[in-house]
RNA sequence: GAGUCGCUAGCUCAUCCGGUAGAGCACUUGCCUUUUAAGCAAGGGGUACUGGGUUCGAGUCCCAGGCGACUCACCA
Numbered sequence: 001g002a003g004u005c006g007c008u009a010g011c012u013c014a015u016c017c018g019g020u021a022g023a024g025c026a027c028u029u030g031c032c033u034u035u036u037a038a039g040c041a042a043g044g045g046g047u048a049c050u051g052g053g054u055u056c057g058a059g060u061c062c063c064a065g066g067c068g069a070c071u072c073a074c075c076a
Stems, first nucleotide, its partner, number of pairs: 001072007010025004019056001027043005049065005
């Protein structure tokens, strides 16, 4: 330098052909229990990396940029 993949809740990840954004763990509250554990129930938490574009409508499609991983090339 070129290419591919990825970026969504605090963490790890879903979201099939564009149509109301979810799960597990964690957290908060309550219950239960000999117990700070385990278990049960309820609840809170989101600019979907950034900026544009297309569309009636974008997490999803297109363009540019940022960050990360991998492959190839170059240099030495």

Record summary
This is a predicted structure of a 76-nucleotide RNA (transfer RNA) from a Candidatus Latescibacterota bacterium. It matches the Rfam family "tRNA". The family's RNA type in Rfam is transfer RNA. The sequence was found in a public genome assembly. Model confidence (mean pLDDT): 81 of 100.